[in-house]
RNA sequence: AAUGAACGCCGGCGGCAUGCCUAACACAUGCAAGUCGAGCGAGAAAGUUCCUUCGGGGAUGAGUAAAGCGGCGGACGGGUGAGUAACACGUGAGAAUCUACCCUUUAGUGGAGAAUACCUUCGAGAAAUUGAAGUUAAUACUGCAUAUACCCUUCGGGGAAAAGGUGGCUUUUAUGCUGUCGCUAGAGGAUGAGCUUGCGGACUAUUAGUUUGUUGGUGGGGUAAAGGCCUACCAAGACUACGAUGGUUAGCCGGCCUGAGAGGGUGUACGGUCACAUUGGAACUGAGACACGGUCCAGACUCCUACGGGAGGCAGCAGUGGGGAAUAUUGCGCAAUGGGCGAAAGCCUGACGCAGCAAUGUCGCGUGGAGGAUGAAGGUUUUCGGAUCGUAAACUCCUGUUAGGUGGGAAGAAAACUUCACUUUUAAUAGAAGUGAGGUAUGACGGUACCACCAGAGAAAGCACUGGCUAACUUCGUGCCAGCAGCCGCGGUAAUACGAGGAGUGCAAGCGUUAUUCGGAUUUAUUGGGCGUAAAGGGUGUGUAGACGGUGUAUUAAGUCUGUUGUUAAAUCUUUCGGCUUAACCGAGGGGCUGCAAUGGAAACUGAUAUACUAGAGGGUGACAGAGAGAAGUGGAAUUCCCGGAGUAGCGGUAAAAUGCGUGGAUCUCGGGAGGAACACCAAUGGCGAAGGCAGCUUCUUGGGUCACUACUGACGUUGAAACACGAAAGCGUGGGGAGCAAACAGGAUUAGAUACCCUGGUAGUCCACGCCGUAAACGAUGAUCACUAGACGUUAGCCUGGCUUGCUGGGUUAGUGUCGAAGCUAACGCGUUAAGUGAUUCGCCUGGGGAGUACGGUCGCAAGACUAAAACUUAAAGGAAUUGACGGGGGUCCGCACAAGCGGUGGAACAUGUGGUUUAAUUCGAUAUUACGCGAGGAACCUUACCUGGACUUGACAUAUACAUGACCGUCAUGGAAACAUGAUUUUUCAAACUUUGUUUGAACGCGUAUACAGGUGUUGCAUGGCUGUCGUCAGCUCGUGUCGUGAGAUGUUGGGUUAAGUCCUUUAACGAGCGCAACCCUUGCUGUCAGUUGCUACCUAUCCUUGAGAUAGAGCACUCUGACGGGACUGCCUGGGAAACCAGGAGGAAGGUGGGGAUGACGUCAAGUCAUCAUGGCCCUUAUGUCCAGGGCUACACACGUGUUACAAUGGUCGGUACAACGGGUAGCGAACCCGCAAGGGGAAGCCAAUCCUUCAAAGCCGAUCUAAGUUCGGAUUGGGGUCUGCAAUUCGACCCCAUGAAGUUGAAAUCGCUAGUAAUCGCGUAUCAGAGCGACGCGGUGAAUACGUUCUCGGGCCUUGUACACACCGCCCGUCACACCAUGAGAGCUGUUUGUGCCCGAAGAUGUCUUAGCUGACCCGAAAGGGAGGCGGACAUUUAAGGUACAGGUAGUGAUUGGGGUG
Repeated sequence: AAUGAACGCCGGCGGCAUGCCUAACACAUGCAAGUCGAGCGAGAAAGUUCCUUCGGGGAUGAGUAAAGCGGCGGACGGGUGAGUAACACGUGAGAAUCUACCCUUUAGUGGAGAAUACCUUCGAGAAAUUGAAGUUAAUACUGCAUAUACCCUUCGGGGAAAAGGUGGCUUUUAUGCUGUCGCUAGAGGAUGAGCUUGCGGACUAUUAGUUUGUUGGUGGGGUAAAGGCCUACCAAGACUACGAUGGUUAGCCGGCCUGAGAGGGUGUACGGUCACAUUGGAACUGAGACACGGUCCAGACUCCUACGGGAGGCAGCAGUGGGGAAUAUUGCGCAAUGGGCGAAAGCCUGACGCAGCAAUGUCGCGUGGAGGAUGAAGGUUUUCGGAUCGUAAACUCCUGUUAGGUGGGAAGAAAACUUCACUUUUAAUAGAAGUGAGGUAUGACGGUACCACCAGAGAAAGCACUGGCUAACUUCGUGCCAGCAGCCGCGGUAAUACGAGGAGUGCAAGCGUUAUUCGGAUUUAUUGGGCGUAAAGGGUGUGUAGACGGUGUAUUAAGUCUGUUGUUAAAUCUUUCGGCUUAACCGAGGGGCUGCAAUGGAAACUGAUAUACUAGAGGGUGACAGAGAGAAGUGGAAUUCCCGGAGUAGCGGUAAAAUGCGUGGAUCUCGGGAGGAACACCAAUGGCGAAGGCAGCUUCUUGGGUCACUACUGACGUUGAAACACGAAAGCGUGGGGAGCAAACAGGAUUAGAUACCCUGGUAGUCCACGCCGUAAACGAUGAUCACUAGACGUUAGCCUGGCUUGCUGGGUUAGUGUCGAAGCUAACGCGUUAAGUGAUUCGCCUGGGGAGUACGGUCGCAAGACUAAAACUUAAAGGAAUUGACGGGGGUCCGCACAAGCGGUGGAACAUGUGGUUUAAUUCGAUAUUACGCGAGGAACCUUACCUGGACUUGACAUAUACAUGACCGUCAUGGAAACAUGAUUUUUCAAACUUUGUUUGAACGCGUAUACAGGUGUUGCAUGGCUGUCGUCAGCUCGUGUCGUGAGAUGUUGGGUUAAGUCCUUUAACGAGCGCAACCCUUGCUGUCAGUUGCUACCUAUCCUUGAGAUAGAGCACUCUGACGGGACUGCCUGGGAAACCAGGAGGAAGGUGGGGAUGACGUCAAGUCAUCAUGGCCCUUAUGUCCAGGGCUACACACGUGUUACAAUGGUCGGUACAACGGGUAGCGAACCCGCAAGGGGAAGCCAAUCCUUCAAAGCCGAUCUAAGUUCGGAUUGGGGUCUGCAAUUCGACCCCAUGAAGUUGAAAUCGCUAGUAAUCGCGUAUCAGAGCGACGCGGUGAAUACGUUCUCGGGCCUUGUACACACCGCCCGUCACACCAUGAGAGCUGUUUGUGCCCGAAGAUGUCUUAGCUGACCCGAAAGGGAGGCGGACAUUUAAGGUACAGGUAGUGAUUGGGGUG
């Protein structure tokens, strides 16, 4: 795009078309083929009317109806598509034919005869139907005559016709003449039909051979006609790979749909043709049939029946049942067109013309038009402002299509008939024919089309879609549910994808869905594809058919090109006009119909014929290389075995072992022997062969190749279905052989297991001969042949030719074999004169993945199996090449307390603390590999607090606004209560203005109460978010612009060579630059200068005091220390060596040396990492509660498990005594001195200090002494009892500390694991934040102060380059097979059932043909006077043929089947 469509929702009108695609299933009822009296005989009735003796009769009806004989028609028209793969159809030719009616033409139409239906009478039968007798006619039937034409012929001859009717004139009688319609015999035409034939159009080879009247001939028969059409005889042919035969499916065509076309699909309606008419067979009649509404027979079915017997055929029009997703009225009319009969009028016509039903299709029209903004109400949405439906509506003014009503109203109708006139025919003014004029009649549709008027916007819009493809977006509901879906896919709480609403988009009386066809699809490729790796080159050759084929000349004209002619029906298509208001539709003219045939021409090309040639191919001569093949012989090394000597305890084997062998003498070693198999070195991208493949040496036989020369042949060529031959290994058969090796097998190991890898043994086999098998990643994954198209460098075998040191080196040219590359090709990879380039010829093969190279069938094979080769079903991918990542028990390289080297820990104990678990009314919540677990929390007794129990409140504990009311609130006291709270008492406003001035009113502020909006939520979602944070990781990376390369993803830059802590720098470089990171800039620390000098400092100077000292105080000073502001200093700057440079190694100087130490600083990104409980925030949820207040409890529980710590286990120690040296900090609700009390915690006390001044503040380890003496202790301090101190409203749950007493585990810690590289680890104490109080934690501070690093194999993590990949959620990936379960299709299967084909046999209807029939019957003709006879016919019998049926056998095909095999999906 389309449809003979169907279904869903919806539905106003008209025109034109179309309408059982399924059951060629069965059919009730009605109709669909009759007509002619001008062929024939006979011939009613009702009714009306007349007469009547009332019984009836006449006339009319009426020569009518109905029936019969006869003629013509019934073979057309109408239906259907079952069968048919065929001369059935289409197209084009043809010869051996027929053709009623029709036209033209020739001749004729004479004379006889015998019957019969109808009818009458008598029967049979239920009926259908039928018998006998009698009578009668014809255009019915039969002879005779005639016949130049016709037929047959032996060429002499023979055969064969007819019918009249009617009109007119005429006549004595029905005689003659004539018109017309008929009839007979011929000839021609037209129309129709039969027959033959070339070409064309389905699938199947898992159908390869078929055929006996088969193929041909002769004779005969038969037909309208050629012909094996039939028959007898003779011959043995005929068809077939260009697909016979068989099977399956199917009516064919013009056309129709689609497509740019070529094609593909289709055959409804209309038209041509064929076939069929309940199924099968058969003939009769006829011009024509083997006959839809005829006959006979057989079968099935239905109906009637008196059971004896009969009747029927809608695939005609309607209609019914049934089937089905599905397809209409038991209508009107012959008015038109057409058909049959008739002389005609006319009759018949379910053909046809019309109407009815159906949106089934197509075409046209309408459902209103103009104005109308408070942009109404309402809906939807919202950022709450608005936006949108929307000029849409309302409202105002119009119009009047269609539908409705009223009235009018066609065309389709002219022939025929008849009248007149003329012409022709004729003797004719009959008749007939023609022309012209006039008249009368005829309409189913239908009072329809159309027209006018009336009224009135009145009666007339839906369907699908809105994630992308694909035009059109929002809200709510739902929450991987419900559902959607053509493909991709959507839905798991913010769904433009589901459902609903709104809005929008598309089409519109329709719109969607489903089904089917073509297109897109170059996805079967003629136009117009491919085969190295995506599917696809046969394992290889020889070669038949076939296809293709070198050069010249001549002829021909099959192909080819061109002209003309015939045909290609009409319709359809196209174009120009025309008719319906337009369109669809219809009519007329032109074109086209790409085809076929005939005929004329051309001769280039292809073909054919003839002749010639040598460039292809083959041959000859001379050389050359070779694991080419077959056969025979032969050689040495090695293994094993046997014998002998010598010799002793192991051998062998492995990562390590064991099995095994060995004292009965192994291994090892020497000598001798046996046997089999394989051939080291040479040896090579070397050679040979068609491929498989071929390797010691010699001989014999033999195939192929290359080179050089060439006087021969003369296209002999290339390819190659079928066929034939060869064909590794394994395997099979028979017979040998068997050393080594070695499937199976055995044992030993390994392992979770180990039917494996490893080891010890070991049989088939491997070897030989003969015969099978016929497959391999049989690979260059690349068929064969020929030609053309840059080169460079190797190598093998030849030939030619230079230079020459004679054994080297060049050049040229053939034939092989390799590497790299230009152009070109390719999806890329890659190929590239050995093509995967450019062309030619030819063969094979492919068409998404799986099922499956499987099943079934066939062929081959001894078997194993091979070859050929599907389908159902399932699926949206499977696959190729390349890219970026990620990954690897891949490679290279580098780094890191990563390992190693060390030091100290953890893991064991007790306690502290956090977590899990458990418990509980609650043990609030979060964090949970590294990156949670002394984490949020830098400090839970109340508070905190979020949890639980109980008691209370409801505009609220807190904010804002409005309205009303009020003047308080706070404070104090009392009562109740656990408190919150409640009640009561007491106390109590401020400012301004006005006015009637003891005061009142109004307004404002503040406070309380009431009410409404609202507050509130540590409720939920960190997977809706912001912000902040962790981690990789302070790792060195992450990117961009322009350019270049690539079809592209992408690459390059960023790689390489060096170097660095570093993508740091240098160098190279199709890259050149740039950004975020690195580094530096910042802080601190280490040296130093300048400036400053109090509360810091005190060397020098002065004074005073005394305890006369390393004394104190004051003055003075800022030198020193210190404080803190600004500077300096370090930059590979200098030297040596290395290096291209960058830089590295060493050295000097220096306080410091190669980023000096430390800190802050965290690229692009990753983990849906963490946090809604810091804060903020969308959505959702609660609102007398999930909010708020209060008391008490809980977060502190405790069989257990883990993390992080503290204290220890002691002598490098504990205890006691003495004694020395810090830094960072903090302090007024604070730090708190001296002094006094207490054993102590602490108390009293109060000086000083808002701090370089005072306090905290005695630092500790250390050092000097004393003691303890290896012990669960003078170690260790848990736990418990008692007594206290401090803080605080409060110390019971549940604080810290002190004293006395108690004195647990623990004696250095398994597997495993952590930190640390220098002022570090370890060890020692001090301070601070939080804080009323409370830490073994956290954050800081200083004191003392080590050991070790060979190095990068390994572990972990990371960076760069490279490689493989079937991974991309990225190895925590992907993924294979069995088993179990469910479902699906399918193969096998003892069989069973149906259907169909063939063959043989039996039976054999009707019919046809033939033969027979003095036995039954018989009209025409013949003989005969007659009787009778003859001929012929009917009937009968037999034979042949044959449908249906039966039976047997052999197939094909479909269904089904216990069980069973594999397959697919989940």

Record summary:
RNAcentral holds the sequence, with entries from ENA, Greengenes and SILVA. This is a predicted structure of a 1466-nucleotide RNA (small-subunit ribosomal RNA) from an uncultured bacterium. It matches the Rfam family "Bacterial small subunit ribosomal RNA". Its family is annotated with ribosome and structural constituent of ribosome in the Gene Ontology.